[in-house]
């Protein structure tokens, strides 16, 4: 100093259920509370998975209908970026 993620340390985050609340809805915030996290820190860049009763387009069969991200998700995977400690 590189890889690397065994165990400890300083700490860090925080799923599900639940209380508010904002939304059309997927989902978000706060609280509380840990299932798990070594990037579960950022960025929706790609892909992918939700939704789509909002908005939009078709259709007319007028509806509990078809499609559409511009919505959402980084705790889905990947790629950028930054950064803690580290046994052997």
């Nucleotide at each position: 100093u590189g890889a690397u993620g065994u165990u400890a340390a300083c700490g860090g985050c925080a799923a599900a259920a639940c209380u508010u609340u904002c939304g059309a809805a997927a989902g978000g915030a706060a609280g509380a509370g840990a299932c798990g996290c070594a990037a579960a820190g950022c960025c929706a860049u790609g892909g992918g998975u939700c939704u789509g009763u909002a908005g939009c387009c078709c259709u007319u069969g007028u509806a509990u209908g078809g499609g559409u991200a511009u919505g959402a998700u980084u705790g889905c995977c990947a790629g950028g970026u930054u950064g803690c400690c580290u046994a052997g």

A computed fold for an 88-nucleotide RNA from a Bacillota bacterium, annotated as c-di-GMP-I riboswitch aptamer. Its mean pLDDT, the model's own confidence on a scale to 100, is 81. Rfam family: c-di-GMP-I riboswitch aptamer. Rfam's curators write: GEMM was predicted in a large-scale screen for bacterial structured RNA regulatory elements. NCBI's taxonomy places the organism under Bacteria, Bacillati, Bacillota.